[in-house]
RNA sequence: GGCGGUGACCUGCCGAGUCCGUGCAGCCAGGAGGCACGGAGCCGGGGACCCAGCGAUCCCGAACCCGGGAUCAGGGGUGAAUCGGCGCGCGAGCGCGCCGUAGGGCGACUUCCAGGCCCGAAUCCGUCAGCUAACCCGGUAGGCGUUCGUGGAAGACUCA
Numbered sequence: 001g002g003c004g005g006u007g008a009c010c011u012g013c014c015g016a017g018u019c020c021g022u023g024c025a026g027c028c029a030g031g032a033g034g035c036a037c038g039g040a041g042c043c044g045g046g047g048a049c050c051c052a053g054c055g056a057u058c059c060c061g062a063a064c065c066c067g068g069g070a071u072c073a074g075g076g077g078u079g080a081a082u083c084g085g086c087g088c089g090c091g092a093g094c095g096c097g098c099c100g101u102a103g104g105g106c107g108a109c110u111u112c113c114a115g116g117c118c119c120g121a122a123u124c125c126g127u128c129a130g131c132u133a134a135c136c137c138g139g140u141a142g143g144c145g146u147u148c149g150u151g152g153a154a155g156a157c158u159c160a
Base pairs, nucleotide, nucleotide: 011145012144013143014142018040019039020038021037022036023035024034041140042139043138044137045136046135051130055072056071057070058069059068060067061066074128075125076124077123078122083100084099085098086097087096088095089094103119104118105117106116109155110154111153112152113151114150
């Protein structure tokens, strides 16, 4: 000097995922942190009236309404992450790859216009849930980046 690892601090991004308090352990004593619990804020689910909705085929009850049975197909949540085309795996299912796409993110105060670059996953419930006041329940993670961060307009804030 270089590479790698660990810890602390500053700063920024995706995301609801932030802040405060009490106690405990540890330490010579503290700080930060750890564990447990409580609270605030933020986020999500369940849950009335009203409204909406109540699959297909076949059979039976004399027929319609209606009722019953059988077979086929499940359905829903978090999230921007849906849908389509082509190709491969013999084929369905499913998986993989490519090209698009509904939708979503990025400027170091906010919004709008333009422009450029990206994402377009994953996972949970378990045959069950539309909306939904009261009410009930749960989460508060994880993963990343940079050395002046694209242009313009309006506004806010701050300073002189």
Predicted 3D model of a 160-nucleotide RNA (c-di-AMP riboswitch aptamer (ydaO/yuaA leader)) from Nonomuraea roseoviolacea subsp. carminata.
The source organism's lineage runs through Bacteria, Bacillati, Streptosporangiales, Streptosporangiaceae and Nonomuraea roseoviolacea.